Small-subunit ribosomal RNA, 5' domain from an uncultured Planctomycetota bacterium, 539 nucleotides, folded computationally. RNAcentral holds the full RNA, with entries from ENA and SILVA.
[in-house]
Context: one part of a larger RNA
RNA sequence: GAACGAACGUUGGCGGCGUGGAUGAGGCAUGCAAGUCGAACGUGAAAGCCGCAAGGUGAGUAGCGUGGCGGACGGGCGAGUAACACGUAAUCAAGCUGCCUGCGAGACGGGGAUAACCUCGGGAAACCGAGGCUAAGACCCGAUGGUCUGCCGAGACCGCAUGGUUUUGGUAGUAAAUGGGCGGGAUCCUUCGGGAUCGCCUGCUCGCAGAGGUGAUUGCGGCCCAUCAGCUAGUUGGUAGGGUAACGGCCUACCAAGGCAACGACGGGUAGCCGGCCUAAGAGGGUGGUCGGCCGCACUGGGACUGAGACACUGCCCAGACUCCUACGGGAGGCUGCAGUCGAGAAUCUUCCGCAAUGGGCGAAAGCCUGACGGAGCGACGCCGCGUGGAGGACGAAGGCCUUCGGGUUGUAAACUCCUGUCACGAGUUAAGAAGGCGCAUGAGCGAACAGCAUAGGCGUUUGACGUAAGCUCGAGAGGAAGCACUGGCUAACUCUGUGCCAGCAGCCGCGGUAAUACAGAGAGUGCAAACGUUGUUC
Numbered sequence: 001g002a003a004c005g006a007a008c009g010u011u012g013g014c015g016g017c018g019u020g021g022a023u024g025a026g027g028c029a030u031g032c033a034a035g036u037c038g039a040a041c042g043u044g045a046a047a048g049c050c051g052c053a054a055g056g057u058g059a060g061u062a063g064c065g066u067g068g069c070g071g072a073c074g075g076g077c078g079a080g081u082a083a084c085a086c087g088u089a090a091u092c093a094a095g096c097u098g099c100c101u102g103c104g105a106g107a108c109g110g111g112g113a114u115a116a117c118c119u120c121g122g123g124a125a126a127c128c129g130a131g132g133c134u135a136a137g138a139c140c141c142g143a144u145g146g147u148c149u150g151c152c153g154a155g156a157c158c159g160c161a162u163g164g165u166u167u168u169g170g171u172a173g174u175a176a177a178u179g180g181g182c183g184g185g186a187u188c189c190u191u192c193g194g195g196a197u198c199g200c201c202u203g204c205u206c207g208c209a210g211a212g213g214u215g216a217u218u219g220c221g222g223c224c225c226a227u228c229a230g231c232u233a234g235u236u237g238g239u240a241g242g243g244u245a246a247c248g249g250c251c252u253a254c255c256a257a258g259g260c261a262a263c264g265a266c267g268g269g270u271a272g273c274c275g276g277c278c279u280a281a282g283a284g285g286g287u288g289g290u291c292g293g294c295c296g297c298a299c300u301g302g303g304a305c306u307g308a309g310a311c312a313c314u315g316c317c318c319a320g321a322c323u324c325c326u327a328c329g330g331g332a333g334g335c336u337g338c339a340g341u342c343g344a345g346a347a348u349c350u351u352c353c354g355c356a357a358u359g360g361g362c363g364a365a366a367g368c369c370u371g372a373c374g375g376a377g378c379g380a381c382g383c384c385g386c387g388u389g390g391a392g393g394a395c396g397a398a399g400g401c402c403u404u405c406g407g408g409u410u411g412u413a414a415a416c417u418c419c420u421g422u423c424a425c426g427a428g429u430u431a432a433g434a435a436g437g438c439g440c441a442u443g444a445g446c447g448a449a450c451a452g453c454a455u456a457g458g459c460g461u462u463u464g465a466c467g468u469a470a471g472c473u474c475g476a477g478a479g480g481a482a483g484c485a486c487u488g489g490c491u492a493a494c495u496c497u498g499u500g501c502c503a504g505c506a507g508c509c510g511c512g513g514u515a516a517u518a519c520a521g522a523g524a525g526u527g528c529a530a531a532c533g534u535u536g537u538u539c
Base pairs, nucleotide, nucleotide: 001539002538003537004536006535007534008533009532010531013386014385015384016383017382018381019379020378026342027341028340030339031338032337035069036068037067040066041065042064043063048057049056050055076297077296078295086221087220088219089218095214096213097212100210101209102208103207104206105205106204108142109141110140111139117132118131119130120129121128122127148173149172150171151170152169153168154167155166156165157164158163179202180201181200182199186197187196188195189194223269224268225267230260231259232258235257236256237255238254239253240252241251242250272294273293274292275291276287277286278285279284299320300319301318302317303316322333323332324331325330350376352375353374354373358372359370360369361368362367389419390418391417392416399410400409401408402407423480425475426474427473428472429471433466436462437461438460439459440458442456443455445453446452483528484527485526486525487524488509489508490507494523495522496521497520498519504511505510
């Protein structure tokens, strides 16, 4: 000199963009942060209103449950981890892959339950038990098998070979589910209301492929301590088996005795890694906050279940510590989500608004949910921009300070005159963030079709948290807006008074013991400026 997630002191006008719990991965009151689907299915209120009443309506609505998809994403944090965790370069060798896309095949026949609900019982509660009823795209059995797998047989190709690849025949095994919208009136049934077959759209089942993801592997790279020198028994390898989606000592049995290490094993300490960021001419050094990628964690420790995916932050079970409820029998909980609170600390914000946009989940859609996100709020915490007025104005007011008493200086500074109108203030006005949704008719497409589906442009209508915002116009009026540090040398800036090795200053050298430009105050000056200094840390 530069830098910072800074803090402290004094001071403080406005705006834009950023940024803000670095310490106790300490404890947490309260609210919210993951739901959705009636176009899978069963059930099914009440208030209110009408009515004298019965009853109707509300409404097959709200709610409850079964079922499906999602809750493995998104969001947080950095405890642990010195490791194939990360970075980089390469490789699929042995795998899996819900939703999505393309192609192909299919969707047949039957069955038994169960929740919600009702009844009874237990319990303070959390909740639990028994009996009874019922549906499905839930569950089960059978059939079929494009497909895949096992076994047997045959052929072709490859390989030195056990064999591998591929084609084909037989055999066994392997799937499902139907719901909705609309039309047609050819066929069948009909109680003449309609229903079924069939077609289209969507969803469903099976398979192949793709895309995207995920699992696993190899080389290289980057901390400290040798007063840590030997470490290792599933240890290193093999065979066989188990297990897994899959390779593997991943696990087990047996066999062999290996494997690692001064090129630092083992042990100890510290630490998430990277893109980056800071500094520096560079080489290098420091660092990993915000944003992005990867990893790890979710009160502590362990475990599995479900599932395409978890060993699962707001799922389950066990143990532990802690907190809370209790009728003492037993229960409930997990902010390292967003706010907020206590604590500890030099120190770090609102218990705000909105789903309008972007994105995500569910849904055919309308839509619902979304503390992701978009915004607003607080903090000079940082960077940047703007303002606190402009011009004129005295051989120079007053006051202050100094003085050699002549004067000098503050100082064009003020007053005063003429202007301007940024920001802040008041009034008015107009864009953009809006794409989309819904309705209507039209065109071309599928179609037998004027249904329906999907689509294009058109017309109409509707959607903004921010927002009393931004921009623009007008109004008013110099009015509301300057401090901080320093002035001995380094280092830009000097005098007076007080003090008298005292009180004090100080980054280094050093000042102060009676004329101190170094202490304190004043005047003056220098520097920077909504900041200026100090401290800490890095280069």